[in-house]
């Protein structure tokens, strides 16, 4: 990096350090010195694992979060990129489905 699955509308500090960038990528539109990335502390959450119920067993299902693996912590995956479709003179709005992206688990 490429394939399978599954999820994406919740939820997360007015800490420290640390200096100008961040939101994947296009148009946007946001967010930053009242201080960005980053890193440490915390925290959310519950995907895998463990744990606990139920079962002969084992799957499955529900549950916990005191352990372990990752994940996330402005804004719906911030909107939008493609294809239908709904209202409407327009101009906008709104809905579904794909794509692309994120993150886990898997397989070779």
């Nucleotide at each position: 990096a490429a394939c399978u699955u599954a999820u994406c509308a919740a939820g997360a500090g007015a800490g420290g350090u640390a200096g100008a960038g961040g939101g994947a990528c296009u148009g946007g539109c946001c967010c930053g010195a009242u201080g960005a990335a980053a890193c440490c502390c915390g925290a959310c959450a519950a995907c895998c694992a463990g744990c606990a119920u139920c079962a002969u067993u084992a799957a499955a299902a529900u549950g916990u979060a005191u352990u372990g693996g990752u994940g996330u912590c402005a804004a719906u995956u911030c909107c939008u990129g493609c294809a239908g479709g709904a209202u409407a003179u327009a101009a906008a709005u709104c809905c579904u489905g794909a794509c692309a992206g994120a993150u886990a688990a898997g397989g070779a």
The prediction has a mean pLDDT of 83.
This is a predicted structure of a 108-nucleotide RNA (SAM riboswitch aptamer (S box leader)) from Clostridium luticellarii.
The model forms 97% of the base pairs in the Rfam consensus.
It matches the Rfam family "SAM riboswitch aptamer (S box leader)". Rfam describes the family as follows. The SAM riboswitch is found upstream of a number of genes which code for proteins involved in methionine or cysteine biosynthesis in Gram-positive bacteria.